[in-house]
Context: one part of a larger RNA
RNA sequence: GCCUACGACUUAACGUACGUUGCAAGGCUAAUGAACUCAGUUCAGCAGCCGUAGCGAAAGCGAGUCCGAACAGGGCAACUUAGUAACGUGCGUUAGACGCGAAACCCGGCGAUCUAUCCUUGGCCAGGAUGAAGUGAGGGUAAAACCUCAUGGAGGUCCGAACCAGUGUGGGUUGAAAACUACUUGGAUGAGCUGAGGAUAGGAGUGAAAAGCUAAUCGAGCUGGGUGAUAGCUCGCACUCCCCGAAAUAGCUUUAGGGCUAGCCUUGGAUAAUAGUCUAUUGGAGGUAGAGCACUGAUUGGGCUAGGGUCGUCACAACGAUACCAAACCCAGACAAACUCCGAAUUCCGAUACGAUGUUUUCCAGGAGUCAGGCAACGAGGGAUAAGCUUCGAUGCCGAGAGGGGAAUAACCCAGACCACCAGCUAAGGUCCCAAAGUCAAGGUUCACAGAGAAAGGAUGUUGAGUUGCAGAGACAACUAGGAGGUUGGCUUAGAAGCAGCCAUUCCUUGAAAGAGUGCGUAAUAGCUCACUAGUCAAGCGACUCGGCGCCGAUAAUUCUCGGGACUAAACCUUGCACCGAAGCUGUGGUCCCGAUGCCGACUUGUCGGUAUCGGGAGGUAGGGGAGCAUUCUAUUCAGCGACUGCAGUGGAUGCAGUCCGCCGCAAGGCGGAGAAGGCGCACAGCGAUGUGUACUGGAGCGAAUAGAAACGCAGAUGUAGGC
Numbered sequence: 001g002c003c004u005a006c007g008a009c010u011u012a013a014c015g016u017a018c019g020u021u022g023c024a025a026g027g028c029u030a031a032u033g034a035a036c037u038c039a040g041u042u043c044a045g046c047a048g049c050c051g052u053a054g055c056g057a058a059a060g061c062g063a064g065u066c067c068g069a070a071c072a073g074g075g076c077a078a079c080u081u082a083g084u085a086a087c088g089u090g091c092g093u094u095a096g097a098c099g100c101g102a103a104a105c106c107c108g109g110c111g112a113u114c115u116a117u118c119c120u121u122g123g124c125c126a127g128g129a130u131g132a133a134g135u136g137a138g139g140g141u142a143a144a145a146c147c148u149c150a151u152g153g154a155g156g157u158c159c160g161a162a163c164c165a166g167u168g169u170g171g172g173u174u175g176a177a178a179a180c181u182a183c184u185u186g187g188a189u190g191a192g193c194u195g196a197g198g199a200u201a202g203g204a205g206u207g208a209a210a211a212g213c214u215a216a217u218c219g220a221g222c223u224g225g226g227u228g229a230u231a232g233c234u235c236g237c238a239c240u241c242c243c244c245g246a247a248a249u250a251g252c253u254u255u256a257g258g259g260c261u262a263g264c265c266u267u268g269g270a271u272a273a274u275a276g277u278c279u280a281u282u283g284g285a286g287g288u289a290g291a292g293c294a295c296u297g298a299u300u301g302g303g304c305u306a307g308g309g310u311c312g313u314c315a316c317a318a319c320g321a322u323a324c325c326a327a328a329c330c331c332a333g334a335c336a337a338a339c340u341c342c343g344a345a346u347u348c349c350g351a352u353a354c355g356a357u358g359u360u361u362u363c364c365a366g367g368a369g370u371c372a373g374g375c376a377a378c379g380a381g382g383g384a385u386a387a388g389c390u391u392c393g394a395u396g397c398c399g400a401g402a403g404g405g406g407a408a409u410a411a412c413c414c415a416g417a418c419c420a421c422c423a424g425c426u427a428a429g430g431u432c433c434c435a436a437a438g439u440c441a442a443g444g445u446u447c448a449c450a451g452a453g454a455a456a457g458g459a460u461g462u463u464g465a466g467u468u469g470c471a472g473a474g475a476c477a478a479c480u481a482g483g484a485g486g487u488u489g490g491c492u493u494a495g496a497a498g499c500a501g502c503c504a505u506u507c508c509u510u511g512a513a514a515g516a517g518u519g520c521g522u523a524a525u526a527g528c529u530c531a532c533u534a535g536u537c538a539a540g541c542g543a544c545u546c547g548g549c550g551c552c553g554a555u556a557a558u559u560c561u562c563g564g565g566a567c568u569a570a571a572c573c574u575u576g577c578a579c580c581g582a583a584g585c586u587g588u589g590g591u592c593c594c595g596a597u598g599c600c601g602a603c604u605u606g607u608c609g610g611u612a613u614c615g616g617g618a619g620g621u622a623g624g625g626g627a628g629c630a631u632u633c634u635a636u637u638c639a640g641c642g643a644c645u646g647c648a649g650u651g652g653a654u655g656c657a658g659u660c661c662g663c664c665g666c667a668a669g670g671c672g673g674a675g676a677a678g679g680c681g682c683a684c685a686g687c688g689a690u691g692u693g694u695a696c697u698g699g700a701g702c703g704a705a706u707a708g709a710a711a712c713g714c715a716g717a718u719g720u721a722g723g724c
Base pairs, nucleotide, nucleotide: 001724002723003722004721005720006719011095012094013093014092015091016090017089018088019087020086021085022084023083026050027049028048036045037044054061055060064076065075066074067073098236099235101233105226106225107224108223109222110221116200117199118198119197120196121195122194123193124192125190127159128158129157130155134151135150136149137148138147139146163187164186165185168183169182170181171180202218204214205213206212239628240627241626242625243624244623249262250261251260252259253258263370264369265367266366267365268364269363270362276357277356278355279353280352281351282350283349284348285347290342291340292339296336297335300332301331302330303329305326307325308324309322310321311320312319313318373398374397375396376395378393379392380391381390382389403414404413405412418590419589420588421587423586424585425584429580430579431578432565433564434563438577440576441575442574443573444572445571451567457552458551461549462548463547464546465545466544467543468542469541470540478536479535480534481533482532484509485508486507489503490502491501515530519528520527591618592617593616594615595614596613597612598611599610600609601608602607603606629713631710632709633708634707635706636705637704638703642660643659644658645657646656647655648654664669670702671701678697679696681694682693683692684691685690
């Protein structure tokens, strides 16, 4: 992992709603019921419960009563009559209460054969080294001290086996092993190691202390019990079909992943209109978008002018000046979520309608689920006018929505799937090939592989529109020639001569024209060049503005930014026609549901069932409602008589099949060794769960109808057991 079996909304009491049935101002109760008594197997009795009346704490009074002094006032109740019992179903409460699941807590026991410490009694430590005290001898001293040599054999002494330990590294890591192995290492006469016996234990022991150890278990052992602890948490919760169908919000919550009430869903009942919704018209509400500067505040330039500053005259004061700052005022400009002299659209509340819609509206009652929402475009706040960000608003979609398009892709575009069809038309999007449909038509644009990713900025790309200047009295470009004189203008400067810098109404002359000089250049001159002019040539040439499509800007790691191939249109813009294209729409056939109408039938006479026609509907998670299938068990029935025929049997008994008759019954009126259940294949019936028949298998029980009762349906729970 698979297969088989097992595996989760139960039961009781009470309450409540609905359904069915009985009786009804009564019901349970024409009976076994609460117990009990009598009795003795079915009658009776006395109670009790709910209802028929309420009010008051109560005594109590009573269609009233309570508070009160009250005949006041007020509260509750009545003037509106349906209940009750049983059974069934939904839901609730109390119980383990749908199933499995803690870590824990408490009580009683069992453990120190592991291990910790201790007690008693035993055992063990090769060999080697070092050489304390003491002692002896000699020396030495007044005597000592002291020195030397011997002897001696101390030590939590040294080296190192056994023994004990476990330092480092490698291996091992589904191991040879639930702690090992190889090499290496520490202690090895000691606080040493070890055998046997014994002591101490669960909030307790023991601990050279690591919360270590207390039997592979320790921040509180193991075992039995309390116990089905509790789990606002996770997981799981089993057949079919039909109808409807949410929410992820508000308020409160030691509340935030939980609840309660409301909102939204469903079922039943009532409501049927001056109701609801939409549309049109119309009466109101409002201060947003926009706009504006009249207020509040912010703000630029100018004017005017208080005040301040600075300067001058000046002891101070005062006066004057002022391209300093500047209130108020004037002109112009112009900003605002917390500004408004103004002010929409949409929206909201009402009214009217000869309009449209139509299981709609509202109320009561039973049952829920939901309280993590998400994305998109729009209006806003936060953020960085970041986020697949976050918080609101109004809308759509996903959630709970399949189908077509978007290469793929919950949310984008199109479009809401009852079923079938080898029929048709379209939507979005497409029509060269992959790949259904135009290599369609007309007019333009693009050459960039642009289309097929991007900005500021840049550029005689190209195309269109416009404004303006020059031009056969010859433009523009090119070429030839000139581009001079006063003068090296003045100043400055070492120099400054057109060309470092400063100054100058920057002049005058000759001329076709020529700047007190456009740029390069020199130390300064020189030199080259330009403006400007003439000639040659011969036809258009510039400047600017606004569009279309392109170019550069353009760097991400293998070819990878058209879905691909490929395409110069099969790209882009404008226009036209045709076609393809979905579960959309249409057509044909069918199923189910709802409503209306008609007909038929039944009986409880106002319901149910059937049927026909017309109209409408059938996506769906949580969830509500309805109708069924299957499994196991229980009850009842599946019966009886006669005659005849055929078959099996020697015959008979008996059995089977058929026919007829009678009885019972509303009706049906069982099967099986002549092969049950089960298995397997096929056929048929049913929308389906499933059912029926039958070949083969199997070898002994099984079924049908109508009711009833459940240990009643498995793919999941890291489910349980077994098998593979």